Predicted 3D model of a 111-nucleotide RNA (SAM riboswitch aptamer (S box leader)) from Mucilaginibacter psychrotolerans. The organism belongs to Mucilaginibacter, within Bacteria. The model forms 97% of the base pairs in the Rfam consensus. It matches the Rfam family "SAM riboswitch aptamer (S box leader)". Rfam links the family to the GO term regulation of gene expression. The coordinates come from a structure-prediction model, not an experiment, and the mean pLDDT is 81.
Formats: sequence, C1' cells, structure tokens
RNA sequence: GGUUUAUAAAGAAGCGGCGAGAGAUCAGGCUCGAAAACCCGCUGGCAACCCUCCAAAUAGGAGAAGGUGCCAAUUCCUGUCCCGGAAAAAGAAUACCGGGGGAUAUAAAUU
Repeated sequence: GGUUUAUAAAGAAGCGGCGAGAGAUCAGGCUCGAAAACCCGCUGGCAACCCUCCAAAUAGGAGAAGGUGCCAAUUCCUGUCCCGGAAAAAGAAUACCGGGGGAUAUAAAUU
C1' cells in the first nucleotide's frame, strides 16, 4: 500500500521550541493564524478499538496498567452518483431540504 469489518453531530489543553502559513487532495465557501496557528517535544486529558475483570458468556456491565487513536469548527461545509421530499396530470433541468453511496480518517484483523 491492498482487502474486510466497525466507528465518525458526543468528549478532551497547558507549557516550551520553531516562525508562516494551516484546516487530507483539487475547486469554491467559511474559519484558524505574528495576542504565534500548523508542526515538533514534554506534561496533562478524552475516548474505550485492542486489552483486563465480572457475567446469565458473540448479550450486558465495570475498569483504564499497557498498544493505538484523538484533544477548533459534523470528517468545518459543499462538489460526482443514487433515492426521497418540496410536487402539482405527466416528463425534465436548476436551486433548496433529508438520506444513502463514494471519498477520507481511525481501530482491529488479514495480505
């Protein structure tokens, strides 16, 4: 890197270093950022995938030592495809609303 499954509207920041962009990619929007963002280190925390324990044992409950992850904004929002709504006798397009898929991220397993 590929595949499978699960999750993604909740939750959780201080200090120090660096010094200009950052929010995955492209585009648009919006936001964060010299009152120092992003990133890195330390410390702290959140959560509970792996894990530990209980158990009526693939349910359910409790825990947090260890392995990951995470700690602005829904995965910041939108895009392409499908379905539904609005919606009317029928059909279609655009904008709007909702859902799904796709994409992305993370975990566990596997290759």